[in-house]
Context: one part of a larger RNA
RNA sequence: CCAUGUCGAAGGAACUCGAUAAAAUGACCUCGUAAUUUUGGGAGAAGGGGAGUUGUUAUAUGAAUUAGGAAUAUGGCAUAUAUCAGGGGUUAGUGACAGUUUAUUAAAAACACCAGAUUCUACUAUGUGGUAAUACAAAAGUAUAAAGUUUGACACCUGCUCGGUGAUGGUAGGCUGGAUGGAAGUGUGAUUAUAUUUGAAUAGAAGUUCCAAUAAAUGAUGGUAUUAACUCAACCUGUCCUAAGGUCGCAAAAUUCCUUGUCACAUAAAUAAUGACCUACUCGAAUGAUGUAACGACUGCCCUACUGUCUCCAACAUAUACUCG
Numbered sequence: 001c002c003a004u005g006u007c008g009a010a011g012g013a014a015c016u017c018g019a020u021a022a023a024a025u026g027a028c029c030u031c032g033u034a035a036u037u038u039u040g041g042g043a044g045a046a047g048g049g050g051a052g053u054u055g056u057u058a059u060a061u062g063a064a065u066u067a068g069g070a071a072u073a074u075g076g077c078a079u080a081u082a083u084c085a086g087g088g089g090u091u092a093g094u095g096a097c098a099g100u101u102u103a104u105u106a107a108a109a110a111c112a113c114c115a116g117a118u119u120c121u122a123c124u125a126u127g128u129g130g131u132a133a134u135a136c137a138a139a140a141g142u143a144u145a146a147a148g149u150u151u152g153a154c155a156c157c158u159g160c161u162c163g164g165u166g167a168u169g170g171u172a173g174g175c176u177g178g179a180u181g182g183a184a185g186u187g188u189g190a191u192u193a194u195a196u197u198u199g200a201a202u203a204g205a206a207g208u209u210c211c212a213a214u215a216a217a218u219g220a221u222g223g224u225a226u227u228a229a230c231u232c233a234a235c236c237u238g239u240c241c242u243a244a245g246g247u248c249g250c251a252a253a254a255u256u257c258c259u260u261g262u263c264a265c266a267u268a269a270a271u272a273a274u275g276a277c278c279u280a281c282u283c284g285a286a287u288g289a290u291g292u293a294a295c296g297a298c299u300g301c302c303c304u305a306c307u308g309u310c311u312c313c314a315a316c317a318u319a320u321a322c323u324c325g
Stems, first nucleotide, its partner, number of pairs: 003318004008313001010311002014309001028050004036041001038153001052074002057069001059067002075079001087304003091300003094296002099111002115151005121145001127136003154291002157288001159221001161219001164218002166214001168212003173209003180203001184198002222240004249283001261277004
């Protein structure tokens, strides 16, 4: 020096990406306990107080060397005497919750979940494997069932659009034209041959076109010019286009480029945080929108307690390294 510990004046997060680490709190009895809430919780909220030992006395009990209570006495530096053993509070994001996950860099806001919605399936069911015959499972089940997709407790909601793509139903006509059909021709050859070969017309299924309906299917959800007596802006008006032009709600957001947007709040000072504004480059309604008590080894900000994280390092102990023998 390094490792593991002990202790520290004054200050107390000034350290740092970040209070990481350490410190502090701690079990038991007792008093007391806010907003808020799905009335269960929140809650061990927060915040106070107590404590060893001996005999005596009264009470409880059938009894006890038992239990709790009151007063009194008394030892120690120290009474939950060591060990063991929650720090707490405010606020925002996110996911409802308990659960699951990258064995060996990720435990999470990802997956799952209760619940909602939707599609398919009538039993030789739907599904999966196989060209097929069939095999497996569904299920020793039967639509309150089975399988697929999707959102993700709960509360309040879930707007408009079927033009495109998809899946569904219908189907007169058109297009296409499998198997069938066999007009007409063709090669070889001396000829024959139901030989070889090309193959029209007519009729013709699925498919496609066409018609309808379907968005908790895949998706989509405008531009521009003018306009009120300062200016700016534009309720209104004109015009172009569209299947329809983004509704409720929320918003510099886990989404905001410009951006450290502007205002407020908190600090002596804040690109962070919170509350608003809305000019949303590029929010938006089961790709769910907006809220939400409880919960979280999740993420951000702040306060309190606490401390060698730091100002700024010092001392001690133990084991190596190291020095001498």
Record summary
Large-subunit ribosomal RNA, domain IV from Papaver somniferum, 325 nucleotides, folded computationally.